[in-house]
RNA sequence: GCCCCUGUAGCUCAGCGGUAGAGCGUCCCCCUCGUAAGGGGAAGGCCGGCGGUUCGACACCGUCUGGGGGCU
Numbered sequence: 001g002c003c004c005c006u007g008u009a010g011c012u013c014a015g016c017g018g019u020a021g022a023g024c025g026u027c028c029c030c031c032u033c034g035u036a037a038g039g040g041g042a043a044g045g046c047c048g049g050c051g052g053u054u055c056g057a058c059a060c061c062g063u064c065u066g067g068g069g070g071c072u
Base pairs, nucleotide, nucleotide: 001071002070003069004068005067006066007065010024011023012022013021018055026042027041028040029039030038048064049063050062051061052060
């Protein structure tokens, strides 16, 4: 210098253009004599930034930027 992958909840990750989900974690409740296990519920993210396309963008396009990998 060139190419590829990647950035979504505290963590690990889903999410075929139609108002964003799971597991774990956190908090509350139930169950138990009590604890663990088990069951139910809640909080928590304007989806890396900026533009563009579209009636509508986490998703498609451009660019910038963080992370990982490959080639020379």